Lysine riboswitch aptamer from Oceanobacillus sp. J11TS1, 176 nucleotides, folded computationally.
RNA sequence: CGGUGAGGUAGAGGCGCAGAUUAUAUGAGUACCUUGCAGGAGGAUGACAACAAUGAUUGCUGGGGGAAGGAUGGUUUGCCGAAGUAUAUAGAGAGGUCAUGCUUUAUAUUACUGGCAUAUUACUAAAAAGGUAAUAUGCUGUCAUGUAAUUCGUUACAUGGAGAACUACUGAUCGA
Numbered sequence: 001c002g003g004u005g006a007g008g009u010a011g012a013g014g015c016g017c018a019g020a021u022u023a024u025a026u027g028a029g030u031a032c033c034u035u036g037c038a039g040g041a042g043g044a045u046g047a048c049a050a051c052a053a054u055g056a057u058u059g060c061u062g063g064g065g066g067a068a069g070g071a072u073g074g075u076u077u078g079c080c081g082a083a084g085u086a087u088a089u090a091g092a093g094a095g096g097u098c099a100u101g102c103u104u105u106a107u108a109u110u111a112c113u114g115g116c117a118u119a120u121u122a123c124u125a126a127a128a129a130g131g132u133a134a135u136a137u138g139c140u141g142u143c144a145u146g147u148a149a150u151u152c153g154u155u156a157c158a159u160g161g162a163g164a165a166c167u168a169c170u171g172a173u174c175g176a
Stems, first nucleotide, its partner, number of pairs: 001175004007170005014080001016079009032064003036060003042051001045099004083113003086109008114140011142161008
C1' cells in the first nucleotide's frame, strides 16, 4: 500500500418495536343479585361433590348493577431480531375437586418474518375495534447487479437477495 473481515464498539431504517403507568370511551344497562308471575326437571366441556318439587335450566316484569382483556390519547423506560409467530418441554394461575380446555412464564430448535400500510379469507374477540396466520398489492430502508448521467462525491431507473444482515471505527489476518 492492497485484500479478507474472526472479535469488539457505535450507528441508520420509521405512522419503527416492546414494556410500565395514567385518563377516557367501549364493554353494558351485559354478566350477576333481587321482588312478583309463568313453568315443571335437571343445568354446566366430562366425572365426582354440592345445589335443586322449601321449585333447577329458562321466559317476562320491576329494582339494583359490575369487571377483565382489547382500544385511543398523554407521560415514561428499554431498544433496532427491536419484536412476533409456530413446534416441543417444564412450571405457575383461576375455577368446589380432578381431567380437558384457557391464560401466563422460562428454555430450545439460532424453523419463518428487513420494516410499514391496505385488501381478501380463516381464527380470536362483545364488536363494523383490535390481534394472529396465509395470500396479493403498494411504499420504504439496505446491499448486489445492469443501464444512463456525472461536478467523480454521487444521482435516477430496473431487477434481485436477506437482519447471523448493512454502515462506520477499532482490531485481527494474508500478500507485496

Taxonomically the source falls in Oceanobacillus (Bacteria, Bacillati, Bacillota, Bacillaceae).